[in-house]
Context: one part of a larger RNA
């Protein structure tokens, strides 16, 4: 030069665009970030209509709209945050799995038969300050449990072909044994579920070979270690776990130790090799107050699930109880430094047949010269070189066409009118009377910042007088300082301009 998530001084006029706690994985008041299905269930409410009675207030019956705590179904394993910890098959890249698993979605084969018993919830009632819990009776289901039926599933059992990569796979046939199911909605057709199984498709698990960090002032390290053989576990292979048996097993090609440290795609820089980051965006891991467990589930050992410790906080009737913002905002403390307790139309996404609801995903909008882009602060004429300022050799020079004066324009700025597209068929537009269009008005409402001894573009005067001060580096100041401070000129860059940290 270049960059930058930047920070600090002085300054500040607009718009696009994108970026914003790099420090305390420090603690967190408030509020929202995950529901949804009445077309599984029973129940509970109980509109409107019609009727019938009325003391003309009303009241009943009938209907059943609507809304719903709880059984049940999916979904809370996605999405969204963080980077603490990992030097490891965590990543990235290339393979393998004949050692595997996949909800919902697509095709396709086959089928749903006939029983049973509970339970929440309502009620009654105890117990407790809450949180909550305990007993009685009583009810349903697409909840739950026997039976039936049943294979090309699965288990054992002895076979043929064929093929391979070592264990082996693959097709085809015998035998026996084993396992299944649920409705609902409609007048109805049909639709939407259920059950087994094959294929696929997505998404994941697990191996493997290369590859990317400092110290040797870390040289030895290893007992489930390293193999074996049987069991056990697991979707699966494996000391993954056990019992038994051998003694192995890594290591100067750096084992082990100790420090650091999310890994890429990409970013920055360089002519490039390379040298540096790993913020936003994408991918993968890996964590959720700190350590630990399972448990449901296709899929967690689960951020807004649960169990048990831990520190920490709340609340209490002292008997017990809650709680987890490394989620959106938003407080407090650290810190040089980092944003609002804001809208919901699309989009994507759960739930449902749908209507819809829910979404701090996401889409805008607020804040912030934090970046990078554009645009403006006017244009043109104008010499008595005015007037002040500053230097003078006292003649002049300079500032300076600068200004004032005249013309001229209206990008911004105000004001008035109109007025989207983004949502493809009727309506529905959060951003939003925003963008964008037309009309008035009027040079108006818009310039600073550093620097001027050399490197380095840019000089004079006063004031200080080795004091004050200055500075990247060399070095300026001790009476004539172009180097300190001021003034007036210059020059640089421009809504910015130094400065400081930090890469190349």
């Nucleotide at each position: 030069g270049g960059a930058c998530g930047a920070a600090c001084g002085c300054u500040g006029g607009c718009g696009g665009c994108g970026u914003g706690c790099c420090u305390a994985a420090c603690a967190c008041a408030u509020g929202c970030a995950a529901g949804u299905c009445g077309a599984g269930c029973g129940a509970a409410u109980g509109a409107a209509u019609u009727u019938c009675c009325u003391u003309c207030g009303g009241g009943a019956a009938c209907g059943g709209a609507u809304u719903u705590a709880g059984c049940g179904g999916c979904g809370g394993a996605c999405g969204g945050g963080u980077g603490a910890g990992u030097a490891a098959c965590a990543c990235g890249u290339g393979g393998g799995c004949a050692a595997c698993c996949u909800g919902c979605c697509u095709c396709a084969u086959a089928g749903a038969g006939g029983g049973g018993a509970a339970u929440a919830g309502c009620c009654u009632u105890c117990c407790g300050a809450a949180a909550g819990g305990g007993a009685g009776a009583u009810u349903a289901a697409u909840a739950c449990c026997g039976c039936a039926u049943a294979a090309g599933a699965u288990u054992g059992u002895a076979g043929u072909a064929c093929c391979g990569c070592a264990u082996g796979g693959u097709a085809c046939a015998g035998c026996a044994a084993u396992u299944a199911a649920a409705g609902g909605a409609g007048c109805a057709a049909u639709c939407c579920g259920c059950u087994a199984u094959g294929a696929g498709a997505u998404g994941g698990g697990c191996c493997c070979g290369c590859g990317g960090c400092g110290c040797a002032u870390u040289a030895g390290c290893u007992a489930g270690u390293u193999g074996g053989u049987g069991a056990g576990g697991u979707a699966a292979c494996g000391g993954c776990u056990c019992a038994c048996c051998a003694a192995g097993g890594c290591g100067a090609c750096g084992a082990u130790g100790c420090g650091u440290a999310g890994c890429c795609g990409a970013c920055c820089u360089g002519a490039g090799a390379g040298g540096g980051u790993g913020a936003u965006c994408g991918g993968c891991c890996a964590c959720a107050u700190u350590g630990g467990g399972a448990c449901u589930g296709a899929a967690a050992c689960a951020c807004g699930g649960u169990c048990c410790a831990u520190a920490c906080a709340c609340c209490u009737a002292c008997g017990g109880g809650u709680g987890g913002c490394a989620g959106c905002a938003g407080u407090a403390g650290g810190g040089a430094a980092u944003a609002u307790u804001a809208g919901a139309a699309a989009u994507g996404g759960g739930c449902g047949a749908a209507a819809g609801c829910c979404u701090g995903a996401u889409c805008u909008a607020g804040c912030a010269a934090c970046a990078c882009c554009g645009c403006g602060u006017g244009u043109g004429c104008g010499a008595u070189g005015a007037a002040g300022g500053c230097c003078u050799u006292c003649g002049g020079g300079u500032u300076g066409u600068a200004a004032a004066g005249c013309a001229u324009u209206u990008u911004u700025u105000g004001g008035a009118g109109g007025g989207a597209a983004u949502a493809g068929g009727a309506a529905g537009g959060a951003a939003g009377g925003u963008a964008c269009c037309u009309c008035c008005a009027g040079a108006a409402u818009a310039a600073g910042u550093c620097u001027c001894g050399g490197c380095u573009a840019a000089c004079u005067a006063c004031g200080u007088g080795c004091c004050a001060g200055c500075a990247g580096c060399c070095g300026c100041g001790g009476u004539a300082a172009c180097a300190c401070g001021u003034a007036g000129g210059a020059g640089g860059c421009a809504a910015a301009c130094g400065u400081u940290a930090u890469c190349c």
The prediction has a mean pLDDT of 85. Small-subunit ribosomal RNA, 5' domain from an uncultured bacterium, 504 nucleotides, folded computationally. It matches the Rfam family "Bacterial small subunit ribosomal RNA".